[in-house]
RNA sequence: AGAGCGAACGUUAGCGGCGGGCUUAACACAUGCAAGUCGAACGAGAAAGCUACCUUCGGGUGGUGAGUAAAGUGGCGGACGGGUGAGUAACACGUGGGUAACCUACCCUUUGGCGGGGGAUAACAGCUCGAAAGGGCUGCUAAUACCGCAUAAGUCCGCGGACUCUUCGGAGUCUGCGGAGAAAGCUGGCCUCUACAUGUAAGCUAGCACCGAAGGAGGGGCCCGCGUCCCAUCAGCUUGUUGGUAGGGUAACGGCCUACCAAGGCACAGACGGGUAGCUGGUCUGAGAGGAUGAUCAGCCACACUGGGACUGAGACACGGCCCAGACUCCUACGGGAGGCAGCAGUGGGGAAUAUUGGGCAAUGGGGGCAACCCUGACCCAGCCACGCCGCGUGAGUGAUGAAGGCCUUCGGGUCGUAAAGCUCUGUGGGGAGAGACGAAACUGCGUCGGUUAAUACCCGGCGUACUGACGGUACCUCCUUAGCAAGCACCGGCUAACUCCGUGCCAGCAGCCGCGGUAAUACGGAGGGUGCAAACGUUGCUCGGAAUCAUUGGGCGUAAAGCGUGCGUAGGCGGCUUGACAAGUCGGGUGUGAAAGCCCUCGGCUCAACCGAGGAAGUGCGUUCGAAACUAUCAAGCUUGAAUACCGGAGAGGGUGACGGAAUUCCCGGUGUAGAGGUGAAAUUCGUAGAUAUCGGGAGGAACACCAGUGGCGAAGGCGGUCACCUGGACGGAUAUUGACGCUGAGGCACGAAAGCGUGGGGAGCAAACAGGAUUAGAUACCCUGGUAGUCCACGCCGUAAACGAUGGAUGCUAGAUGUCAGGCAGCAUGCUGUUUGGUGACGCAGCUAACGCGUUAAGCACCCCGCCUGGGGACUACGGUCGCAAGACUAAAACUCAAAGGAAUUGACGGGGGCCCGCACAAGCGGUGGAGCAUGUGGUUUAAUUCGAGGCAACGCGGAGAACCUUACCGGCCCUUGACAUACCAACCGCGGAUAGCAGAGAUGCUUUCCUUCAGUUCGGCUGGAUUGGAUACAGGUGCUGCAUGGUUGUCGUCAGCUCGUGUCGUGAGAUGUUGGGUUAAGUCCCGCAACGAGCGCAACCCUCGCCUUUAGUUGCCAGCAUUUAGUUGGGCACUCUAGAGGGACUGCCGGUGAUAAGCCGGAGGAAGGUGGGGAUGACGUCAAAUCAUCAUGGCCCUUACGGGCCGGGCUACACACGUGCUACAAUGGCGGUGACAGUGAGCAGCCACUCAGCGAUGAGGAGCUAAUCUCUAAAAGCCGUCUCAGUUCGGAUUGUUCUCUGCAACUCGAGAGCAUGAAGUUGGAAUCGCUAGUAAUCGUGGAUCAGCAUGCCACGGUGAAUACGUUCCCGGGCCUUGUACACACCGCCCGUCACACCAUGGGAGUUGGUUUUACCCGAAGACUGUGUGCUAACUUAGGAGGCAGCAGGCCACGGUAAGGUCAGCGACUGGGGUG
Repeated sequence: AGAGCGAACGUUAGCGGCGGGCUUAACACAUGCAAGUCGAACGAGAAAGCUACCUUCGGGUGGUGAGUAAAGUGGCGGACGGGUGAGUAACACGUGGGUAACCUACCCUUUGGCGGGGGAUAACAGCUCGAAAGGGCUGCUAAUACCGCAUAAGUCCGCGGACUCUUCGGAGUCUGCGGAGAAAGCUGGCCUCUACAUGUAAGCUAGCACCGAAGGAGGGGCCCGCGUCCCAUCAGCUUGUUGGUAGGGUAACGGCCUACCAAGGCACAGACGGGUAGCUGGUCUGAGAGGAUGAUCAGCCACACUGGGACUGAGACACGGCCCAGACUCCUACGGGAGGCAGCAGUGGGGAAUAUUGGGCAAUGGGGGCAACCCUGACCCAGCCACGCCGCGUGAGUGAUGAAGGCCUUCGGGUCGUAAAGCUCUGUGGGGAGAGACGAAACUGCGUCGGUUAAUACCCGGCGUACUGACGGUACCUCCUUAGCAAGCACCGGCUAACUCCGUGCCAGCAGCCGCGGUAAUACGGAGGGUGCAAACGUUGCUCGGAAUCAUUGGGCGUAAAGCGUGCGUAGGCGGCUUGACAAGUCGGGUGUGAAAGCCCUCGGCUCAACCGAGGAAGUGCGUUCGAAACUAUCAAGCUUGAAUACCGGAGAGGGUGACGGAAUUCCCGGUGUAGAGGUGAAAUUCGUAGAUAUCGGGAGGAACACCAGUGGCGAAGGCGGUCACCUGGACGGAUAUUGACGCUGAGGCACGAAAGCGUGGGGAGCAAACAGGAUUAGAUACCCUGGUAGUCCACGCCGUAAACGAUGGAUGCUAGAUGUCAGGCAGCAUGCUGUUUGGUGACGCAGCUAACGCGUUAAGCACCCCGCCUGGGGACUACGGUCGCAAGACUAAAACUCAAAGGAAUUGACGGGGGCCCGCACAAGCGGUGGAGCAUGUGGUUUAAUUCGAGGCAACGCGGAGAACCUUACCGGCCCUUGACAUACCAACCGCGGAUAGCAGAGAUGCUUUCCUUCAGUUCGGCUGGAUUGGAUACAGGUGCUGCAUGGUUGUCGUCAGCUCGUGUCGUGAGAUGUUGGGUUAAGUCCCGCAACGAGCGCAACCCUCGCCUUUAGUUGCCAGCAUUUAGUUGGGCACUCUAGAGGGACUGCCGGUGAUAAGCCGGAGGAAGGUGGGGAUGACGUCAAAUCAUCAUGGCCCUUACGGGCCGGGCUACACACGUGCUACAAUGGCGGUGACAGUGAGCAGCCACUCAGCGAUGAGGAGCUAAUCUCUAAAAGCCGUCUCAGUUCGGAUUGUUCUCUGCAACUCGAGAGCAUGAAGUUGGAAUCGCUAGUAAUCGUGGAUCAGCAUGCCACGGUGAAUACGUUCCCGGGCCUUGUACACACCGCCCGUCACACCAUGGGAGUUGGUUUUACCCGAAGACUGUGUGCUAACUUAGGAGGCAGCAGGCCACGGUAAGGUCAGCGACUGGGGUG
């Protein structure tokens, strides 16, 4: 990701059906309605209005209204229906039973009755109190109201008898005797009998009532088994408590209540306490098992403003009843009263949030009534709300110029898109008109028929007829109307279906998790497009799922969280073999129940569906009954293999007590002896001339027991080590015997338990926390040294913890081996070995297991049993509470808050002040420098109008720049241009352009003008085409503007280091490994050997260039041995030599010896010009550094467009308190100066190199030959050699400055180079530090070239002269391979700990304070029932007395309230403790 909801919020919204709608304040309520009815129980009984008559015109009387309304007595119902979930963890609920311990109005069935009397009292009337609500007194009256009496088939009570059943308690049936106790009438009809004699009454009859009894149905009470949330940081609770006896009470059992007696009862299978909660059918989810939940509907319970109480009644401790107390609200005349929406509407309030003060009793149901009927906010309907589910619509077909427009674009196009328009259709919903329901059938009335009856009453049944609709003129149907009026929401980075552009620039914002955003954002915002769902769509909240993430199904504990430190043992759990019994568990069949609704299946009704109806199945549960007997349990009988005991034997640091021993340290005494000793990396503190250390002798004292000694032994663990003795535990081996499952584990509990620590008393040699001193160090509260106290030792008593570890609980069985060792046994013989066996202890290893590492008969394997423990990291081995402790502290053990991880094992790298091997001018050994001076040059900084830009450790800094006076030039100032300095396209003009010359303005660009030269090509002969030029307009040009972190290309660096990879195979769950490691060897992953690897690629090497030797070919401009010639290889001649430049040869560890594995190779030698890559160069693997460059070039995006483009002049890049890098020249005698004059090799040259001659001191100038070069020129090489100077700021050094010149150039002021003369600074070898170089090298000497008009101390080349040193790899730096550790992976410039400071957050303690709840003791004690009393009053009964009743009084019980003391929970709290985040 899914499913769900009584939902809410946001955006949107066409219709209908069916459902649903205060989850919060059981907060407070205005107003109306929600429970009445019966005149067929009873007495009494209006008024308005209408009407008739009378009238003094004020009114009165009668009739009607009407036996109506209202009120009262009485009956039934207000205990149902409706609401709510506060309380309740309980027999409240669910389920199954019991009641032999019970009740039941109305209803049904059966049965027996209903006789005869009496006295009152409401209403009413009068009087009276009160504001009211409400009373009081007197008087009258009725009943189905009330009270005696009679009767008694049943019934109940007491005492008997018989039978049946029984759980043995009792119950039932039949029967005998005695006693007790009932009732009410009303209405209709009839006249056969009686009376009066039309017809009524008694009576009869019918109906409805009434009383007794039995039974039924339905309802209820009580009791019981089982099930039913969290906390043990709640472990003990209880006095009516548990039981008995007796009594009371109840419908009924019962401590339910009372008295007495006994001392019990409950509890780790969780009592008591605290928190939370109505329970269930069901609902949601899930494959299921489960988990969550208890709206609507249904069952039960509880409650009715809060607390208490009873009355009435069949039923209540009573929602719309009563009494009392309290809080609140209202009325009041202040005296006193009234009220209870958790009924339906509605109001306020609370809240994210939940509706109308509607219609009707037509239907269903209920109450009353004979009925009509009345009542019914139950109910049926309607209204509001997309709150949910379901259905329908918003059009259908056709239609490609793929329209316009939008968006994107690689500019071609693509996409929205058949979408639209257009054409042809349809008519659901909406609107208009018409017709128009089902739900209704009963009751009842009337008619009629049948039954019953004495009956044409009544009653029952049939038929016909009449009456009854809130919804509603609604549903449905028909006609008309027009595509006309009806689509949104979320999302588009991955998970997850769906992509582009623009804007923004770590901002604004997004975000469920990971994470996006710092200038190219598919992640923010908008747009286009797309995806999903659709009258809805998203968001939020909550539940289940995924989560095997509490694991019964279905997890774990060596290292990830997790085995108690160890044992003994209680409860409990589990338990060997055989037989029999039983049937509790178990299994099977039958049966009862498991309400209905719901879920599931089938069928049916609304057009379908949702929804509804009917039938079935299911409901895994409980009860009961019949059966089975394997397993478990139980009982009985046995067995020996588990376990134990007896006997024999050996091993052992097993434990305890006592005694003894020697070595050593220290101290004391004495001897010898003299200046040091001791200690350390080095020292010092310390000891010592008062005699130490050393050494010898003697003595004291304490502690520990060298060697033996061993992954050897013993013990449960901690632990145990000199010798001997005594006491004592356990294990093992052997062979027999005995008991007969006696066993295993083990919550609590008990015991043991290293070191340190604590208490008391001893002891104290050595060692040694603390402490002191000395060192080390930046510091050193440490490591090192010198001292030294507790302690270490003993006895007794505490503590109870450790990385108490094998990080591995105990027991049993099973599952390959080979090997070492300890304690025993057996067999064999060679007598110290072999084989075998039991028990222990190690190291390997198969199967198997494991995430891997690893474990592997001593399991972490395969199984079973029991115990303990775990559930993300931090907070936290903590707080609070409790228990223990003398204390230290131990055990038990949270939460708030916070993070998106913490962690294990292994892998690849990187790193290490880890290890091994190896290399490099890396160090060392040497030579010469830099760092000091002056100058040159680059950079930083500063300055400036500008000092353009870039490069920044190595790997920026004589770098880009192989050469800034202008130009360059990008910078600054000023002045100009705007299709532009440059490209393409269009139009027009023109045939040109262009060059030279002169003038004017100007700083110039530029502008204006004059003269002269020149007069394009093709051609179809057309100003047709091409090609220029000018003008115009638009597209565009242009940018050294930004981004090197958008890029290409190029380059630097590690590094010319020897590495970097691939295919196939193999191994591993995998990352990955192997190959590439190993043994040798090499400069090299070079080669050889071995090897689960075999091959291959890029690198190495070689192939290429150059230098070194030779051969050959070819000799001009080169060369000259011999011949001739000359000043001169100048010329003839020659090409042998040198040289030139082509082609070849040569070197390969090829040969010999040694070494090595006989290999690769290495060492030595020979030969050779050259020898082990011969020297040098070019050549740079995979990659690293977001290394450098957008200013070489190219290029995406962004930005500028009369300017960030273009032109010009001038300035700047050349500045100068300073700092750094790279160089040059020096500081001098290995030198300076003067003289002399020998020997190179690269190269370069026509706007050039310039011989030679002349002039000048010179730079150079004036002439001028040769050379487009093996021909001519640059070209002179310089160090060298000879002489001089003699150690000084110099005959060193040359900066700086003055002056005069030369050259280049349009132009040397800013700002060139050179020359002459003069000047003659610093500097006397350079601190810390640092660079280069291993041979033709360093050093030193000069030469050439590129750039270039001119301008090198730089750069790139060339040759001359020409060293020293390398023991070696410990160390510094860099690198390679193997290995190891890792908490690093941006990779040690990593990661990370604690204090302190600041901000915020939650939390512990805290003097106290506030509130809730609860307990105990005491005080008070309303209403009420109960008990007592009988001084008051009193109709029914009574001859009387009296009984009975009412009131009063008293008592115990008791709500509220009060006082005091606790328990517990929560809020606040100065200050304070730690924690978390930043």
Molecule: small-subunit ribosomal RNA
Organism: uncultured bacterium